A computed fold for a 74-nucleotide RNA from a bacterium, annotated as transfer RNA. RNAcentral records the identical sequence in 2 taxa. Its mean pLDDT, the model's own confidence on a scale to 100, is 82.
[in-house]
Parts: sequence; C1' cells; structure tokens
RNA sequence: CGGGGUGUAGCGCAGUCCGGCAGCGCACAUGCAUGGGGUGCAUGGAGUCGGAGGUUCAAAUCCUCUCACCCCGA
Repeated sequence: CGGGGUGUAGCGCAGUCCGGCAGCGCACAUGCAUGGGGUGCAUGGAGUCGGAGGUUCAAAUCCUCUCACCCCGA
C1' cells in the first nucleotide's frame, strides 16, 4: 500500500440477507420466599447500534468517507 472480517447495554451475543417499536443470556438494583447465606420468582434501570455525512415517510440494516482491532497479500 491492496483485499477481507469484526465493532449493538457493564460482559458475551442475536437482529443486517429481505429497511418498519433496539432485543436475548449473564451481571446490576428493588421486592417476595429463607433465621441468614445460597437459590428461586417478580419488577426495574442501563444503548447517540465505533464516528461523520447521504438516500428514504422511516436506517443497527442501503450508499460514501473515516477510526480501532484481527486475518491475508505485496
């Protein structure tokens, strides 16, 4: 320098193909059950979907640029 992959809640991930309410598990908070712990159940909080711009009534999803990390090639 060229090509490809990954980036979504504190952590691990799905959703992208085919645009239409941002989700799951663990963790966390509160409550209940227990004498207490563990555990179980219920409820809840937490996201500018890596960043910027564009297309669209509507973008995590499509387009352009860009950042970080990983792989391949030179």
RNAcentral holds the sequence, with entries from ENA and Rfam. Rfam family: tRNA. From the family's description: Transfer RNA (tRNA) molecules are approximately 80 nucleotides in length. It is annotated as a transfer RNA.